[in-house]
Glycine riboswitch aptamer from Thermanaeromonas sp. C210, 108 nucleotides, folded computationally.
Order: sequence, then structure tokens, then C1' cells
RNA sequence: UUGAAGAGAGUAGGAGAGACCCGGUGAGGCCGGGCGCCGAAGGAGCAAUGCGGGGUCUGCGGUGGAGUCCCCGCAGAAACUCUCAGGCAAAAGUACUACUCUCGGACG
Repeated sequence: UUGAAGAGAGUAGGAGAGACCCGGUGAGGCCGGGCGCCGAAGGAGCAAUGCGGGGUCUGCGGUGGAGUCCCCGCAGAAACUCUCAGGCAAAAGUACUACUCUCGGACG
């Protein structure tokens, strides 16, 4: 000097599902109760596969080893699944995408 991964901020875009019923209230807000839903804050679960251990089978005088099969444990993805949390008029918010800036400093 180039400026990757990662992190943060700003701008733009950004879905889904009862403006449900009852009561407290004038209310779409808040509280309590009831039934019905959504998945894209967050959170959780797992496949292939890899590793380790054990067992079985084959061979064998014995030991050992390879492979197959079975069991257990660990690691192991998501926009899939769960619906704890969150959400179900509008607004706000939302994973994710693009751009800009800041931190960072891989590679050359």
C1' cells in the first nucleotide's frame, strides 16, 4: 500500500397470520380470561458425513489385523422442523438483499 472473513451504524427494499370474543376502559393502546392462527427478532432440534469406543461375522493353533453389519458417544446445515419467545388493522419491528461509512487486517 491492496483491503478478505467478521462486527457496528445509516439509507432503500422487505412477507405471513383474528381491527376475534368477554370484562376492566371512550379506544385499534394497556391488563386479565378464552378460542383460532403466523414464522423472517432471538432461541431450540436434526441428515449425509467424519472421529472414537464396543459387539458380531470371516480367517486362525493362539494373538493380531482388514472389511461388512449392529449399538453407544462426540462433532455436524438451512429460508427445513418446533412454536419457548415474538407476532396476527395501520404504525413500529423483522431474517434477508444492495449501497455507503467506521472498526478490523486475511491474502498479495